Description
This is a predicted structure of a 541-nucleotide part of an RNA (small-subunit ribosomal RNA, 5' domain) from an uncultured bacterium. Its Rfam family is "Bacterial small subunit ribosomal RNA". Gene Ontology terms of the family: structural constituent of ribosome and ribosome.
Context: one part of a larger RNA
RNA sequence: GGAUGCCUUUGGCGGCGUGCUUAACACAUGCAAGUCGAACGGGGAUGCUUAUGGAAGGAGUGCUUGCACUUUGGAAAUGAGUAUCUUAGUGGCGGACGGGUGAGUAACGCGUGGGUAACCUGCCCCAUACCGGGGGAUACCACCUGGAAACAGGUGCUAAUACCGCAUAAGCACACGGGAGCGCAUGCUCCUGUGUGAAAAACUCCGGUGGUAUGGGAUGGACCCGCGUCUGAUUAGCCAGUUGGCAGGGUAACGGCCUACCAAAGCGACGAUCAGUAGCCGGCCUGAGAGGGUGGACGGCCACAUUGGGACUGAGACACGGCCCAAACUCCUACGGGAGGCAGCAGUGAGGAAUAUUGGUCAAUGGUCGGGAGACUGAACCAGCCAAGCCGCGUGAGGGAGGAAGGUACAGAGUAUCGUAAACCUCUUUUGUCAGGGAACAAAGGCGGGGACGUGUCCCCGGAUGAGUGUACCUGAAGAAAAAGCAUCGGCUAACUCCGUGCCAGCAGCCGCGGUAAUACGGAGGAUGCGAGCGUUAUCC
Numbered sequence: 001g002g003a004u005g006c007c008u009u010u011g012g013c014g015g016c017g018u019g020c021u022u023a024a025c026a027c028a029u030g031c032a033a034g035u036c037g038a039a040c041g042g043g044g045a046u047g048c049u050u051a052u053g054g055a056a057g058g059a060g061u062g063c064u065u066g067c068a069c070u071u072u073g074g075a076a077a078u079g080a081g082u083a084u085c086u087u088a089g090u091g092g093c094g095g096a097c098g099g100g101u102g103a104g105u106a107a108c109g110c111g112u113g114g115g116u117a118a119c120c121u122g123c124c125c126c127a128u129a130c131c132g133g134g135g136g137a138u139a140c141c142a143c144c145u146g147g148a149a150a151c152a153g154g155u156g157c158u159a160a161u162a163c164c165g166c167a168u169a170a171g172c173a174c175a176c177g178g179g180a181g182c183g184c185a186u187g188c189u190c191c192u193g194u195g196u197g198a199a200a201a202a203c204u205c206c207g208g209u210g211g212u213a214u215g216g217g218a219u220g221g222a223c224c225c226g227c228g229u230c231u232g233a234u235u236a237g238c239c240a241g242u243u244g245g246c247a248g249g250g251u252a253a254c255g256g257c258c259u260a261c262c263a264a265a266g267c268g269a270c271g272a273u274c275a276g277u278a279g280c281c282g283g284c285c286u287g288a289g290a291g292g293g294u295g296g297a298c299g300g301c302c303a304c305a306u307u308g309g310g311a312c313u314g315a316g317a318c319a320c321g322g323c324c325c326a327a328a329c330u331c332c333u334a335c336g337g338g339a340g341g342c343a344g345c346a347g348u349g350a351g352g353a354a355u356a357u358u359g360g361u362c363a364a365u366g367g368u369c370g371g372g373a374g375a376c377u378g379a380a381c382c383a384g385c386c387a388a389g390c391c392g393c394g395u396g397a398g399g400g401a402g403g404a405a406g407g408u409a410c411a412g413a414g415u416a417u418c419g420u421a422a423a424c425c426u427c428u429u430u431u432g433u434c435a436g437g438g439a440a441c442a443a444a445g446g447c448g449g450g451g452a453c454g455u456g457u458c459c460c461c462g463g464a465u466g467a468g469u470g471u472a473c474c475u476g477a478a479g480a481a482a483a484a485g486c487a488u489c490g491g492c493u494a495a496c497u498c499c500g501u502g503c504c505a506g507c508a509g510c511c512g513c514g515g516u517a518a519u520a521c522g523g524a525g526g527a528u529g530c531g532a533g534c535g536u537u538a539u540c541c
Stems, first nucleotide, its partner, number of pairs: 001541004007535001009533001012393005019385001020351001025349003029346003034093003039090002042087011057072007100304003109229008119221002124217007132166001134164002141156006172197011202209002230276003237267002242264004247259003279301004283294004306327005329340004357383001359382003365379001366377004396427004406418005431482001433477005441468001447462007485530005490511003496525005506513002
């Protein structure tokens, strides 16, 4: 000198980005993952049709004058059908993404370059083949039982794209064979024979949407290897599934990954083991570079979700807002037993020098579900708070000497300085205030119409959709009006005098200053530097 996720004091505006570095401490409250009725049965609401039904009212007759009968009238209600809406449950897809944090980890965790002839991959795309015929349950519901509750159990009924057999098998898998070709060691690919085995689901608004098998693609992942990746030797030996083999199990797959048996190996001064510290990188800071430091925001990877362990489901998890067990803590309880997990967004307490709103909207981008309309989305987009950073603008401009008053200093009836500074004259109005106008971000999807290619895509036309927002921006009005501080002035280092103090009070980054003339302490005047900032502290180069 530069830098920073700070702090003090001062403080006009705007744009853009940032904002618990500490206790991975504990959390009240609300929200953060749902969606599909075009898979299914049922319930509810509303409308229409139909059947049953027969009220109020009207007319008439009888009279005992308020009742009976006749007729007309068609309400409520109930059943069935149908249409629209809704949805607790079954079922499907998604809750493995998105969002948070950096505790652990010195490791194939990360970076970089390779390998898989040792692997998987839902949704998506392409191709081929297929979708036949049956069965038994069960939730919801009804009834009953237990319990304070959480919830649990029993009996009975019912549906499906839920579940289970059967048929079929182009192709696929497994076992045993035959042939051909190739390579990179184990081997790989193709053709073929026999035997065995495994599929499917329908819905429909008739436009479609789906289902099964196999192969390929794309995407995402898994594993292995070379090299690189902090400090300590006042850590020198370490290791028993340990190192290798064989057989088996397990896995998507290789492998001591696991098990039995056999052998006795394996690592280490080229630093094993142990201990300490630490998420890694793209990057960022500094530096002429080499290098040093760092890993906050943004992006990639990894790990974690109160602590420890475990599996289930699933294409994918050993799963932040799933399950089970144990532990600590908090809460409820009828004391028998239960409930919970903010390192999601806000917010609270605590800790701390220190870090924000219990805001708005799904308008855009993106995600999940859905045929779609759409629903959900604290992702996201916006707004709020904070000079905490960077950038821009302003706090006026021109003229103006009686060099005013006043302050300060002095060789002191004066001069110097503050100083063109002020007053005064002329002008401007950025920003702020007020008034008026007023965007872009939104054209896709969907709907209606039309066209092209040729069966679900593309194109054209029409009309709809804005949280931010009456915001940005533009125009006008009044008015210099509403807007300057902080540090320093001995040398380093730009900037000097007076007064006070008297080794005191104090200053200080280093040298050092202060003991009666202090340019170094305190005040004043002046000056210098930077300026909506300035200065201190801490850390890095």
Model confidence (mean pLDDT): 82 of 100.